[in-house]
RNA sequence: UUAUCAAGAAAGACUGAGGGACAGGCCCUGUGAAGUCUUGGCAACCAUCAUCAUAUAUGAAAGGUGCCAAAUCCUGCUCUAUAUCGUAUUAGAGAAAGAUAA
Numbered sequence: 001u002u003a004u005c006a007a008g009a010a011a012g013a014c015u016g017a018g019g020g021a022c023a024g025g026c027c028c029u030g031u032g033a034a035g036u037c038u039u040g041g042c043a044a045c046c047a048u049c050a051u052c053a054u055a056u057a058u059g060a061a062a063g064g065u066g067c068c069a070a071a072u073c074c075u076g077c078u079c080u081a082u083a084u085c086g087u088a089u090u091a092g093a094g095a096a097a098g099a100u101a102a
Base pairs, nucleotide, nucleotide: 001102002101003100004099005098010039011038012037013036014035018028019027020026022076023075024074025073040068041067042066045064046063048060049059050058051057072097077094078093079092080091081090
């Protein structure tokens, strides 16, 4: 920089108090958090193979990554609509931030 992010997929051992990026909220957690290891699984970004004149595309497979509570857990900034005396609230669109891949 580009693409994707409402789908999907956990057991065991060691250990023992935190974790969900940040802030607020709301959650998970001694019926065991985070971490390490083992085994298993999900997905299909890149690479590979097939179809194809090539590319795109489609399919296969699983080598390199990634992932396996909750939509990226929700919100955060802007705009539009709704509502209100006003602030708020609610709904939608886009952005920002973040994660992963190349």
Background:
This is a predicted structure of a 102-nucleotide RNA (SAM riboswitch aptamer (S box leader)) from a marine sediment metagenome. Its mean pLDDT, the model's own confidence on a scale to 100, is 82. Its Rfam family is "SAM riboswitch aptamer (S box leader)". Its family is annotated with regulation of gene expression in the Gene Ontology. The model forms 97% of the base pairs in the Rfam consensus.